[in-house]
Molecule: SAM riboswitch aptamer (S box leader)
Organism: marine sediment metagenome
Formats: sequence, C1' cells, structure tokens
RNA sequence: CUUAUCAAGAAAGGUGGAGGGAUAGGCCCUUUGAAACCUUAGCAACCUUCUUAACGGAAAGGUGCUAAAUCCAGCGUCCCAUUUGGGAUGAGAGAUAAG
Repeated sequence: CUUAUCAAGAAAGGUGGAGGGAUAGGCCCUUUGAAACCUUAGCAACCUUCUUAACGGAAAGGUGCUAAAUCCAGCGUCCCAUUUGGGAUGAGAGAUAAG
C1' cells in the first nucleotide's frame, strides 16, 4: 500500500504499585489494586486443516483477542424535533488478519 472484518464470544493466579480506556471532549474502569511482565485457562476461526465441495466440521501449528459497539462523540450528508436533542448513513482515523 491492497483486500476483508470490527453490535457476537472469552479470566483466574503471581510480580508490580497508579494509572488506564489510540485521540486536548464526554462518559467510564481502577488501592475491593491501573499500566506492564509472567503462568495457566478460555474465546474466535484470518492463515491452517478435513471434506468432491461448501455458507459444513476440526483447533495441532502461525497470529489475534478475553469491561462498556472500535465505550460514545468529534467531520460530511439526509430525516425528525427545533432550546438542549434524537435517528440513519458516509468519510477519516484506528485495530486485527492475509497478501
């Protein structure tokens, strides 16, 4: 850079000791223990693999993941209400995989 996916799913213990949720907003998590690292377990099924094949099965191996929709918003367009607001959709950004 290209393509695909992102409303589902899945946590305990040890070390550690104050931050974390990408983002100058909101809201939330956290000393009833944050980040990070380690161990074990689990989820999913992109690669992989079985099947003639599949939108079906598997989970040994390579990744990923295990609060909240990618937590929500933040930009554009449209609809409703018009004082705050609500809804739909798209872009951008981000994450993961394969190339």